[in-house]
RNA sequence: AAUUCUAAUGUAAAUAUUUAUCGUAUAUACUUUCAGAUUUGGUGAAAGCGUUUCUACCGGGUUGCCGUAAAUGACCUGACUACGAUGGGACAUUUUCGUAAC
Numbered sequence: 001a002a003u004u005c006u007a008a009u010g011u012a013a014a015u016a017u018u019u020a021u022c023g024u025a026u027a028u029a030c031u032u033u034c035a036g037a038u039u040u041g042g043u044g045a046a047a048g049c050g051u052u053u054c055u056a057c058c059g060g061g062u063u064g065c066c067g068u069a070a071a072u073g074a075c076c077u078g079a080c081u082a083c084g085a086u087g088g089g090a091c092a093u094u095u096u097c098g099u100a101a102c
Base pairs, nucleotide, nucleotide: 006101008099009098010097012095013094014093015092017090018089019087020086021085022084023083024082025081026056030048031047032046033045034044035043041066042065050057058078059077060076061075062074063073064072
């Protein structure tokens, strides 16, 4: 000086988890069936459809309309889920390049 092994430590990168924001999907939408209430009411259950898509398809509020009948309208507000992008923090694993020791 080089190589191998062992354990320690530093650096950089990648991956996974996590978090914030943004984008895409979906309009938290639409259709149907059964049952149910009746102005102190306007509900419940199920199925379908919609997404290069898993899941979800609801909560709250405002205001109409329906004179006892079988049917509900409009508006406001709040998400979840899947995928992608960017940023932050922590931790773990792997790899790269080093350090010192046996």

About this RNA: The prediction has a mean pLDDT of 76. This is a predicted structure of a 102-nucleotide RNA (Purine riboswitch aptamer). Its Rfam family is "Purine riboswitch aptamer". Rfam's curators write: Riboswitches are metabolite binding domains within certain messenger RNAs that serve as precision sensors for their corresponding targets. Allosteric rearrangement of mRNA structure is mediated by ligand binding, and this results in modulation of gene expression.